Source information
Predicted 3D model of a 74-nucleotide RNA (transfer RNA) from an uncultured archaeon. It was read from a public genome assembly. Rfam family: tRNA. From the family's description: Transfer RNA (tRNA) molecules are approximately 80 nucleotides in length. It is annotated as a transfer RNA. The coordinates come from a structure-prediction model, not an experiment, and the mean pLDDT is 82.
RNA sequence: GUCGCUUUAGCUCAGUUGGUUAGAGUGCUAGACUCAUAAUCUAGAGGUCCCGAGUUCAAGUCUCGGAAGCGACA
Repeated sequence: GUCGCUUUAGCUCAGUUGGUUAGAGUGCUAGACUCAUAAUCUAGAGGUCCCGAGUUCAAGUCUCGGAAGCGACA
C1' cells in the first nucleotide's frame, strides 16, 4: 500500500428478510432467606447500538465517508 473481519449495558456477547418497548449471561444496587457470610431466589438501575452523512413511512440492521482494533497479502 491492497483486501477481509470486528465495534451493541462496567465486562463477554446475541439480535433472523429493515417493522412497532434493544436483549441474555456476568457484574452492580435493593429486598427475601440465614445467627452471620456465601450460595440461591425476586426486583431494579445501567445504552449517543464506534462517529458522521444518506436511502426509507420506518435503520442496531442497507449505502457512502471517517476512526479504532485484529488478520492476510505485498